[in-house]
RNA sequence: AGACGCUCGCCGGCACGGGCUUCGGCCCGCGCGGGAGGAAAGUCCGAGCUCCCAUGGGCAGGAUGCCAGGCAACACCUGGUGGGGGCGACCCCGAGGAGAGUGCCACAGAGAGCAGACCGCCUCGCCGCCGAGAGGCUGCGCGGUAAGGGUGAAAGGGUGAGGUAAGAGCUCACCGGGCUCGCGGCAACGCGGGUCGCACGGCAAACCCCAUCCGGAGCAAGACGGAAUAGGGAAGCGAUCGAGGGUGGCCCGCCCGAGCUUCCGGGUUGCGUCGCUCGAGGUCCGCGGUGACGCGGACCCUAGACGAAUGAGCGUCAGCCGCCUCGGGGUGACCAGGGGCGGACACAGAACUCGGCUUAU
Numbered sequence: 001a002g003a004c005g006c007u008c009g010c011c012g013g014c015a016c017g018g019g020c021u022u023c024g025g026c027c028c029g030c031g032c033g034g035g036a037g038g039a040a041a042g043u044c045c046g047a048g049c050u051c052c053c054a055u056g057g058g059c060a061g062g063a064u065g066c067c068a069g070g071c072a073a074c075a076c077c078u079g080g081u082g083g084g085g086g087c088g089a090c091c092c093c094g095a096g097g098a099g100a101g102u103g104c105c106a107c108a109g110a111g112a113g114c115a116g117a118c119c120g121c122c123u124c125g126c127c128g129c130c131g132a133g134a135g136g137c138u139g140c141g142c143g144g145u146a147a148g149g150g151u152g153a154a155a156g157g158g159u160g161a162g163g164u165a166a167g168a169g170c171u172c173a174c175c176g177g178g179c180u181c182g183c184g185g186c187a188a189c190g191c192g193g194g195u196c197g198c199a200c201g202g203c204a205a206a207c208c209c210c211a212u213c214c215g216g217a218g219c220a221a222g223a224c225g226g227a228a229u230a231g232g233g234a235a236g237c238g239a240u241c242g243a244g245g246g247u248g249g250c251c252c253g254c255c256c257g258a259g260c261u262u263c264c265g266g267g268u269u270g271c272g273u274c275g276c277u278c279g280a281g282g283u284c285c286g287c288g289g290u291g292a293c294g295c296g297g298a299c300c301c302u303a304g305a306c307g308a309a310u311g312a313g314c315g316u317c318a319g320c321c322g323c324c325u326c327g328g329g330g331u332g333a334c335c336a337g338g339g340g341c342g343g344a345c346a347c348a349g350a351a352c353u354c355g356g357c358u359u360a361u
Base pairs, nucleotide, nucleotide: 002317003316004315005314006313007312008311010035011034013032014031016029017028018027019026020025037347041358042357044356045355046354047353048352049218050217051216052215056252057251058250059249061214062213063212064211065210066080067079068078069077070076081095082093083092084091085090096209097208101207102206103203104202105201118149119148120145121144122143124141125140126139128137129136130135157175158174159173160172161171162170176198177196178195179194180193181192182191183190184189222274223273224272225271232264233263234262235261236260237259244256245255246254247253281300282299283298284297285296286295287294288293320343321342322341323340324339325338326337328335329334
């Protein structure tokens, strides 16, 4: 996400004139001034305000989830930390706990959780072949092996060296990780030292655990005025052997307690005023702060309508898009601009009020 002017129209307010009046007001005319939004929306969070309940405990449920700050408050905002992405400017993150338990990990794969020998590698035994021999090769079998291949989103730290029959944190160096100490920082955390061969796969927008917090309903809240809830009939239950109700999820406990429930038939109302818009308000300036924001000063008043107004037409200008045209810069792709014509101008719309978020355009 328009500005200005003119004309007509709509809804409130104020003033004036006229008419009517049950004296509360109502109607007509005229004049002045005011009249939607950045989201008024979704009603997803947080509050103000109003009413109900407030006497406590437990269970259940819900919300939030790195740190510090801001704010009336928040799931919001700001600044950091950590992680991820990008060459970079910068962007993104529901970011407590998987060393408390339970559960799940599709397909593929030999094996998906106190793992697993499919291929491969290696020792040994046997048969066969080759070889003068040492030995080599094929097949079968008992074993060893998680380095390599393969599967997968993920295969029980990574790279390199030593080691070994082949391998393996088996050993070592570096990196990663756990524990611990020191230093820096308000903190999240960071940096450095020591130590431990490594114990801890992932998922908590799975149950769960931990920490903090949480009464309910909403302006059709609610207040006042008016009118009314009148008065009957029948059945059942009950009055200390306590019906019924409150404690707005449930239970215990506590409190009130003489009426309650159903049916028949009958009556009344769904009006007016307030709440209602001056408020955690807005604009500008100064100061403090990296910032969100805070403090101080000056100025401003900006719908309050309920069958619910805020609209339409014309003109000018500005912005946007398309076409034509003009000259300028540049080797060029292109860049900035002038003029003319035409076109479109969205999403939507107050309903107690604010602060956010999200969505639409």